[in-house]
Predicted 3D model of a 325-nucleotide RNA (Bacterial RNase P class A) from Marinitoga aeolica. Its mean pLDDT, the model's own confidence on a scale to 100, is 75. It is recorded under the gene name rnpB. Lineage of the source: Bacteria > Thermotogae > Petrotogales > Petrotogaceae > Marinitoga.

RNA sequence: UAAGUGGGGCGAUCGGUCGCGUGGCGAAACACAAUUCGUCAUGAGGAAAGUCCGGACUCUAAGGGCAAGGUGCCGGUUAACUGCCGGGAGGAGUGAUCCUCGGAAUAGGGCCAUAGAAAUGAAAACCGCCAUUAUUGGCAAGGGUGGAACGGUGAGGUAAAAGCUCACCAGCAUCAGGGUAACCUGAUGGCUUGGUAACCCCCACCUUGAGCAAGGUCAAAUAGGAAGGGUAAGCUUGCCCGGCAUGCUUGUUAGCCCCUUCCAGGUAGACCGCUUAGAUAAAUGACCGAUUUAACAGAAUCCGGCUUAUAGCCCCACUUAUUUU
Numbered sequence: 001u002a003a004g005u006g007g008g009g010c011g012a013u014c015g016g017u018c019g020c021g022u023g024g025c026g027a028a029a030c031a032c033a034a035u036u037c038g039u040c041a042u043g044a045g046g047a048a049a050g051u052c053c054g055g056a057c058u059c060u061a062a063g064g065g066c067a068a069g070g071u072g073c074c075g076g077u078u079a080a081c082u083g084c085c086g087g088g089a090g091g092a093g094u095g096a097u098c099c100u101c102g103g104a105a106u107a108g109g110g111c112c113a114u115a116g117a118a119a120u121g122a123a124a125a126c127c128g129c130c131a132u133u134a135u136u137g138g139c140a141a142g143g144g145u146g147g148a149a150c151g152g153u154g155a156g157g158u159a160a161a162a163g164c165u166c167a168c169c170a171g172c173a174u175c176a177g178g179g180u181a182a183c184c185u186g187a188u189g190g191c192u193u194g195g196u197a198a199c200c201c202c203c204a205c206c207u208u209g210a211g212c213a214a215g216g217u218c219a220a221a222u223a224g225g226a227a228g229g230g231u232a233a234g235c236u237u238g239c240c241c242g243g244c245a246u247g248c249u250u251g252u253u254a255g256c257c258c259c260u261u262c263c264a265g266g267u268a269g270a271c272c273g274c275u276u277a278g279a280u281a282a283a284u285g286a287c288c289g290a291u292u293u294a295a296c297a298g299a300a301u302c303c304g305g306c307u308u309a310u311a312g313c314c315c316c317a318c319u320u321a322u323u324u325u
């Protein structure tokens, strides 16, 4: 100097005029309230977006089980998380770094088109090799098909062959050592068992459900009809257990009352929740001037993350190549 990798910040500022929301103070008006005027202060983000995850909070009474759903290498962090930090294994990259992650021989099942002899791992094997007069028998080492064909390479051995034997390697099992663990190293050994679980499923752990239009208080209105049922109908925000609850009169006919469903009518306003912006159809604006890089974009219960969009400017660390000293 160029190209990259990881991370962080800013993302309009100042002044004037007019206008809007909230709050304080004052005045007018007024029985009170509503209303009007003046003045002061203040008013949209890093993502406010998505609604993807987790919580706070509210209702569902507590408890247990099932169903359903979620997470998935190991350790830590946290209120919690599928987030974050660190580590392990595999893969990509020259590298800084980035991506992925339970279980298939070892619970069981399903699927693997086409091609191919064969894909529920075969024996009656397409070409082929060996033996045999022929018949027939042996083989899966060579070739072919395929993403994948009973571990790979080499040597010995054989009629021709094969872990049949040996050496090295991969996988698996057992033992020993290191490590909290994932896992790593070594030794020994039988020789060896395709892929797929974002297919069903198994294992471990977690989760009640719904959501601020949650929920709470006051106000207003509260004519009725039909059917079924009644000591549990019903409630318990998926189901079951459990729990709540199980009234009065009459006397066995039933009535009041209660529950469910349908039809029909009436009322529906205010306050809280609610906020250092706190609206309730939704305010935070318009114009002018100066500076100037100004994009994506707009609060609605609140908070911790993730994802997505973003003109451009700035900063830190690291890697590679080239050049100079």
Base pairs, nucleotide, nucleotide: 001321002320003319004318005317006316007315008314009313010312012291013290014289015288016287017286018285020043021042022041023040024039025038026037027036028035045296049307050306052305053304054303055302056301057211058210059209063241064240065239066238068207069206070205071204072203073087074086075085076084077083088101089100090099091098092097102202103201108200109199110196111195112194126143127142128139129138130137131136151169152168153167154166155165156164170192172189173188174187175186176185177184178183215272216271217270218269224263225262226261227260228259229258230257234244235243236242247256248255249254